Predicted 3D model of a 530-nucleotide part of an RNA (small-subunit ribosomal RNA, 5' domain) from an uncultured bacterium. The full RNA is in RNAcentral, with records from ENA and SILVA. It matches the Rfam family "Bacterial small subunit ribosomal RNA".
Context: one part of a larger RNA
RNA sequence: AACGAACGCUGGCGGCGUGCUUAACACAUGCAAGUCGAACGCGAAAGUUUUCUUCGGAAGACGAGUAGAGUGGCGCACGGGUGAGUAACGCGUAAGUUAUCUACCUCGGCAUCUGGAAUAACUCACCGAAAGGUGUGCUAAUACCGGAUACGUUGAUUUAUCAGGAAAGGUGGCCUCUUCAUGAAAGCUACUGUACCAGGAGGAGCUUGCGUACCAUUAGCUAGUUGGUAGGGUAAUGGCCUACCAAGGCGACGAUGGUUAGCGGGUCUGAGAGGAUGAUCCGCCACACUGGAACUGGAACACGGACCAGACUCCUACGGGAGGCAGCAGUGAGGAAUAUUGCGCAAUGGGGGAAACCCUGACGCAGCGACGCCGCGUGGAUGAUGAAGGCCUUCGGGUCGUAAAAUCCUGUCAGGUGGAAAGAAAUGCAUAUGUGCUAAUACCUCAUAUGUUUGACGGUACCACCAAAGGAAGCACCGGCUAACUCCGUGCCAGCAGCCGCGGUAAUACGGAGGGUGCAAGCGUUGUUC
Numbered sequence: 001a002a003c004g005a006a007c008g009c010u011g012g013c014g015g016c017g018u019g020c021u022u023a024a025c026a027c028a029u030g031c032a033a034g035u036c037g038a039a040c041g042c043g044a045a046a047g048u049u050u051u052c053u054u055c056g057g058a059a060g061a062c063g064a065g066u067a068g069a070g071u072g073g074c075g076c077a078c079g080g081g082u083g084a085g086u087a088a089c090g091c092g093u094a095a096g097u098u099a100u101c102u103a104c105c106u107c108g109g110c111a112u113c114u115g116g117a118a119u120a121a122c123u124c125a126c127c128g129a130a131a132g133g134u135g136u137g138c139u140a141a142u143a144c145c146g147g148a149u150a151c152g153u154u155g156a157u158u159u160a161u162c163a164g165g166a167a168a169g170g171u172g173g174c175c176u177c178u179u180c181a182u183g184a185a186a187g188c189u190a191c192u193g194u195a196c197c198a199g200g201a202g203g204a205g206c207u208u209g210c211g212u213a214c215c216a217u218u219a220g221c222u223a224g225u226u227g228g229u230a231g232g233g234u235a236a237u238g239g240c241c242u243a244c245c246a247a248g249g250c251g252a253c254g255a256u257g258g259u260u261a262g263c264g265g266g267u268c269u270g271a272g273a274g275g276a277u278g279a280u281c282c283g284c285c286a287c288a289c290u291g292g293a294a295c296u297g298g299a300a301c302a303c304g305g306a307c308c309a310g311a312c313u314c315c316u317a318c319g320g321g322a323g324g325c326a327g328c329a330g331u332g333a334g335g336a337a338u339a340u341u342g343c344g345c346a347a348u349g350g351g352g353g354a355a356a357c358c359c360u361g362a363c364g365c366a367g368c369g370a371c372g373c374c375g376c377g378u379g380g381a382u383g384a385u386g387a388a389g390g391c392c393u394u395c396g397g398g399u400c401g402u403a404a405a406a407u408c409c410u411g412u413c414a415g416g417u418g419g420a421a422a423g424a425a426a427u428g429c430a431u432a433u434g435u436g437c438u439a440a441u442a443c444c445u446c447a448u449a450u451g452u453u454u455g456a457c458g459g460u461a462c463c464a465c466c467a468a469a470g471g472a473a474g475c476a477c478c479g480g481c482u483a484a485c486u487c488c489g490u491g492c493c494a495g496c497a498g499c500c501g502c503g504g505u506a507a508u509a510c511g512g513a514g515g516g517u518g519c520a521a522g523c524g525u526u527g528u529u530c
Stems, first nucleotide, its partner, number of pairs: 001529003005526005012376006018369002020334001025332003029329003034074003039071002042068001047062006081287003090212008100204003105200002108197002111194002113147004122137001124135004153164004169192006178185003213259003220250003225247008262284004266277004289310004312323004340366001342365003348362001349360004379409004389400004413471001415466005423457001428452007436444001474519005479500003485514005495502002
């Protein structure tokens, strides 16, 4: 000098930050990932009302094609948490990939033709305490499966061919063309989606040079081990895996083993070199009760997915089931020690959607803590018979001390009253104008203008006014180092102490008082680093 600090005494306000360093210990409860009806088929109820009625009820309409579950698509691999493991191509830096992949976004080209069979939901029957499950029958799709076509794609090869390989529609509008004929679609058109190919951007995988803690009281280690051939596997190289062949490979320039540890940008300190460190914020990695192996997918071997095993907790009709806060709050435990079971999606960002919008404990805010940094205040001026009182005294006086009282002012903060923001720009809708497409003045796209709409914080910041010196100072130290001295008590006792050391009857060193010194809403102590 510093700190994610703790403890003791004390404590007025605000701004900005920051807050389980210990048990990667166990977790009650709520929330943290959904969305799309412009992919698809189904489809209620309460309530209101009408008609009929054997007065029990039945049917219809609105509610409403709403709620809802289901099929399907996209997302759930992001965002958020933690640092257990890891001494490693994990990280950092510089390269390589002629050894690779890439959903959404973007640019260009081209196509979007024609068929089929199911299944959930639902109905009926049944099993089970539950979780859940079985069978029968019906149905749709941008779900699934054929056929055609196919370039610059894949394979083979005689380089000219052969063989294999794709798709899905939806919404709005219109009648110019075609077909039916008031109008519509199989037609046209706009937007969007789908398939294939070739780029871009961003992302990811893999490989390599160099750097990356301590111990030699760890000296030898290694059989898929090191290399080759062939094959398998992968998006891709490779003993990554398998078979065969060879006998290699690493090591005093520290192998192997052990201990400790996430790494970096940074942070602290220091004149620097260096040393220590890796909280908050950013990048990378690893993990998600413990261990293992996979599915789906562009990407996971997946925190709030699935399977198996284990430990633990819970339910049970004892047959069997359910769970995973190292997400945000919160609870217990551990500990010297670390916060609210808050508000809002208004902003920024993310997912879905054409959009409206929905979701978002990311985030924006508020709450608690002097935990840190910074700012402000606790009044200002005048005021000497130097009052009273305390302390000291050589008894003359000295000192607290212009300090107080008193007089005159001011009004920061806190308190009260009134006013009152910026953060909001969009999107959507309506109208108008232009533009592109078109057969079209329709629809749609784009642009511009006008109007309308949206604030958790919060009636907050800020401003004005009111009243009033009124509500706001402590802590440590005073022997030397080290700024600051006297008296009383005690008597090697009680005690102090960072080092030297003080205390045994005149203690500036213990305890108290007066006075002083230093910092100040803090001051000291302890711990740790330089």